This is a predicted structure of a 76-nucleotide RNA (c-di-GMP-I-GGC riboswitch aptamer) from a Candidatus Bipolaricaulota bacterium. The sequence was found by an Rfam model in a public genome assembly.
[in-house]
RNA sequence: UCCGAUAAGGGCAAACCCACGGCAACGUGGGGACGCAAAGCCUACAGGUCCCUCAGGGAUGGCUGGGUUGCCGAAG
Numbered sequence: 001u002c003c004g005a006u007a008a009g010g011g012c013a014a015a016c017c018c019a020c021g022g023c024a025a026c027g028u029g030g031g032g033a034c035g036c037a038a039a040g041c042c043u044a045c046a047g048g049u050c051c052c053u054c055a056g057g058g059a060u061g062g063c064u065g066g067g068u069u070g071c072c073g074a075a076g
Stems, first nucleotide, its partner, number of pairs: 002076001003073002011036002016031006034062001040068003045065003048060005
C1' cells in the first nucleotide's frame, strides 16, 4: 500500500410512524434501526431507476461509475 476481522473505541441511519414542504418522484426535522468501512464531503457528467402539468421539466449520491479527505489494524 492493497485489504477489511464474530477485534477495540466511536460514527451514520433503511423500512415504518409523526410534523412541515412539494401535483408527484422526493426533501427537511423528530422518533426508530434494516443495513453501511467511507452510508464523510463533492458531482445529476455517464449508465440505471422513479415522478409530472411530458417538444419538456424534475427526483434519487443508501443503485453504479467518477473526484476528494479520513479512524482503527487481526489474517493475508
Notes:
The coordinates come from a structure-prediction model, not an experiment, and the mean pLDDT is 89.